[in-house]
């Protein structure tokens, strides 16, 4: 210098003018008052993703009977961090790259069920299309008369080679055999036992076993762990208006448990415990009235206040830890609207592109003019993930070339 | 703001992981004097897009894009 890998950060700066919005102070006006309006001063005012709403929490309401269970959903190597997580950190294993480094939903296929299209003989308690080999029989040809070769048929042996496929029942090599084959041996793979290291995932060594058990669980499923539901349009209070209307169901059994189907229902049934509207028809049954709850239809409103800004908070330093992070001390006060503010214009600086002019050691440098500078925008809050993003800065490292 | 659902031919919709289908519409031919109806034949799809799992994806998983639906308060 070129090409690349990883981590972190910024994502326009300064000045002027005009606006918007929150808080607070002053003056004026209105109101009994809380407070409201007008003018002025001071001060705060988007993001790294505010986004997607994919996870996890806080908060609020609803439901709840206790342990527990069923169903459904989610997660899935090991250890740690965290309020929690599907996040993060450090390892392990597998894969990719010359390398820095990157990627992996990475439990169980030896509980069971299912699937493996087409092709192919065969797609999973194996099997044999072409083929290879032995024997017997018939026929043909050759013959040095010992026999040899070939077609066909029968009875067997084999799985090496061909061919199909994504995948063919361990792989490669040597031996062996009629031909072959873990049939034997060596190495690799695999399984079991055992020793050592490690908290563990796992790694390493030794011995035994000729090999059993193909793949798919982002198919059902099994195992382990986690999960009650809904969401700030949650929810609370005030005010205005309307027909305080109509229909259906419930008001005493329910909850736990067991069984059945197999997905929200049915049946059985009671250990302990908890919860239990009123009135009338003389009581039971049944009916009626009032009341309560849920759903639906219909009616009215489109107002105000709170929730709502101190929180797992930001910054700096020290200590501990490889790290995620933890602990301690100091310091700061930092958006809160409600069709929804955080903006616009000008000047200048910065960066990129284009055009013209000047200079040039042809690499470029200087001046002037024009254009452009992203993705996107809080809406209860927080921790993550994912996705979008013009341009720029810093640090560490890898490979190559050149020079000293 | 929050919660759900759906993207398959021009339209409306089917579609056990194994060659993408139906109805209507469209094109050509036949039928008719002509049209409609009818009959026969045919064309038309990156299954919204991009990754992943798998031998294989419209289907399973993840992300992106687009479209649609629902919600407040009072008595």
């Nucleotide at each position: 210098c070129c090409a690349g890998a990883c981590g972190g950060c910024c994502g326009g700066g300064c000045g002027g003018c005009c606006g918007c919005u929150g808080a607070u102070c002053c003056g004026g006006g209105c109101g009994c008052g809380a407070g409201c309006c007008c003018g002025g001063g001071u001060u705060g005012g988007a993001g790294g993703a505010a986004a997607g709403u994919c996870c996890g929490g806080g908060c609020u309401c609803c439901a709840c009977g206790g342990g527990a269970g069923a169903a459904c959903g989610g997660u899935g190597c090991c250890g740690g961090c965290c309020a929690a997580c599907a996040g993060c950190c450090g390892g392990c294993g597998g894969g990719g790259g010359c390398g820095a480094c990157c990627c992996c939903a990475g439990g169980g296929a030896a509980a069971g069920u299912g699937c493996c299209a087409c092709a192919g003989a065969a797609a999973a308690c194996a099997g044999a299309c072409c083929g290879c080999c032995c024997g017997c029989g018939c026929c043909g040809c050759c013959u040095c008369c010992g026999g040899g070769c070939g077609c066909c048929g029968c009875a067997g042996g084999c799985a090496a080679g061909g061919g199909u496929g994504a995948a063919a029942c361990g792989g490669u090599g040597c031996g062996g055999c009629a031909a072959g084959a873990g049939c034997g041996c060596a190495c690799c793979g695999c399984g079991c036992c055992u020793c050592c290291g490690g908290c563990a995932a796992c790694g390493g060594g030794g011995g035994c076993g000729g090999c059993a058990g193909g793949g798919c669980a982002a198919a059902c499923c099994c195992c382990a762990c986690c999960g009650g539901g809904a969401g700030c349009a949650a929810g609370a209070c005030c005010g205005a208006a309307u027909a305080g209307g109509g229909g259906c169901g419930g008001c005493a059994g329910g909850c736990a448990g067991c069984g059945c189907g197999g997905u929200c229902g049915c049946g059985c049934g009671u250990c302990c415990g908890c919860c239990a509207g009123g009135g009338g028809c003389u009581c039971c049954c049944g009916c009626c009235c009032c009341g309560c709850c849920g759903c639906c239809c219909g009616g009215g409103u489109u107002g105000g206040u709170c929730g709502c800004g101190c929180g797992a908070g930001g910054c700096g330093c020290g200590c501990c830890g490889c790290g995620a992070g933890g602990c301690g001390c100091g310091u700061c006060g930092c958006a809160g609207a409600g069709g929804a503010a955080u903006g616009g214009c000008c000047g200048u600086c910065c960066c990129g592109c284009c055009g013209c002019c000047c200079g040039u050691c042809c690499g470029c440098g200087g001046g002037c003019g024009g254009c452009g500078g992203a993705c996107a925008g809080a809406a209860c809050c927080c921790g993550g993930c994912u996705u979008a993003c013009a341009g720029g800065c810093c640090g560490u490292c890898u490979g190559g070339c050149a020079c000293g | 703001g929050g919660g759900c659902g759906c993207g398959u031919a021009g339209c409306u919709c089917a579609g056990c992981g194994g060659u993408a289908g139906a109805g209507c519409a469209c094109u050509g031919c036949c039928u008719c004097g002509a049209c409609a109806c009818g009959g026969c034949a045919g064309g038309g799809g990156c299954c919204a897009c991009a990754g992943g799992u798998u031998c294989a994806a419209u289907c399973c998983c993840u992300g992106u894009c687009g479209c649609g639906c629902c919600c407040a308060c009072c008595a």